c-di-GMP-I-GGC riboswitch aptamer from a Gammaproteobacteria bacterium, 84 nucleotides, folded computationally. The coordinates come from a structure-prediction model, not an experiment, and the mean pLDDT is 89.
[in-house]
RNA sequence: ACUGCAAAGGGCAAACCCGUCGAAAGUCGGGGGCGCAAAACCACCGGUCUAAGGGGAAUACCUAUGACAGCGGAGUUGCCAGUG
Numbered sequence: 001a002c003u004g005c006a007a008a009g010g011g012c013a014a015a016c017c018c019g020u021c022g023a024a025a026g027u028c029g030g031g032g033g034c035g036c037a038a039a040a041c042c043a044c045c046g047g048u049c050u051a052a053g054g055g056g057a058a059u060a061c062c063u064a065u066g067a068c069a070g071c072g073g074a075g076u077u078g079c080c081a082g083u084g
Stems, first nucleotide, its partner, number of pairs: 001083004011036002016031004021026001034070001040076002044073003047068003053063003
C1' cells in the first nucleotide's frame, strides 16, 4: 500500500419498547439485536427528511438557519489477519 474467505480479542448497534429534549425531522439515555471491517470522526459535494420562524388569501404550496454519517462521494483517524 492493497485485500477481508477464515480466526482471536473485542467493538458498534437497525426495527421495536420505555424515558428525555425538540414545533417537527430527529437527538440523548436504558432495554433490544437486524446487521456492520470503518455502522469511527466530519454536513465539504450530491441526496433525503422536517418546516418552528419567514413567504403566501390559504388548511394548499415554498423556504434551513434544523436534522440524517446505518444513502452515495470527498476529507481525517484506526483494530486484527493475509498478501506485496